A computed fold for a 72-nucleotide RNA from a Bacilli bacterium, annotated as transfer RNA. The coordinates come from a structure-prediction model, not an experiment, and the mean pLDDT is 80. Rfam family: tRNA.
């Protein structure tokens, strides 16, 4: 140097271009118990970056950074 694929909450994860981005788990308050642990309610917390298409983008596209495979 070339060619694929991922990138979404603290960690793992859903999302086939539509209305408040899912779900777990972790964090905090609060119920539960005589204390603990378990449980239950409730709350916080995310789309790598900048452009492009469109009425609308996690999604199409381009670039561009960071991982990964594979080739040379």
């Nucleotide at each position: 140097g070339c060619a694929g694929g991922c990138g979404u909450a603290g960690u793992a994860u859903a999302a086939u271009g539509g209305u408040u981005a899912u779900u777990a788990u972790u964090u905090g308050a609060c119920c539960u118990u005589g204390c603990c642990a378990a449980g239950g309610u409730u709350a916080a917390g995310a789309u790598g970056c900048c452009a492009g298409u469109u009425c609308g983008a996690u999604u199409c596209u381009g670039g561009u950074c960071g991982c990964u495979u594979g080739c040379u």